């Protein structure tokens, strides 16, 4: 330098014909217990890497940039 893949909640990941963004764990509250853990119930938490474009509507499609991983020279 070239090619491919990935980037979404604190973490690991879903969301794949474009239509109000979810799960698990972690966190907070409650119940249970003598108390803790476990278990059960509830809750909060995301400008979806950045900028632009297409569209009535973009995490999803298109262009540019950035970061990480792998490969080639």
């Nucleotide at each position: 330098g070239c090619c491919g893949c990935u980037c979404u909640a604190g973490u690991u990941c879903a969301u794949c014909a474009g239509g109000u963004a979810g799960a698990a764990c972690a966190c907070c509250c409650c119940a249970c217990u003598c108390g803790u853990a476990a278990u059960g119930g509830g809750g909060a938490g995301g400008u979806g890497c950045c900028c632009g474009g297409u569209u009535c509507g973009a995490g999803u499609c298109c262009g540019g940039g950035g970061a990480g991983c792998g490969g080639c020279u």
A computed fold for a 73-nucleotide RNA from Aeromicrobium jepli, annotated as transfer RNA. The RNAcentral record of the sequence draws on ENA. Its Rfam family is "tRNA". By type it is a transfer RNA. About the family: Transfer RNA (tRNA) molecules are approximately 80 nucleotides in length.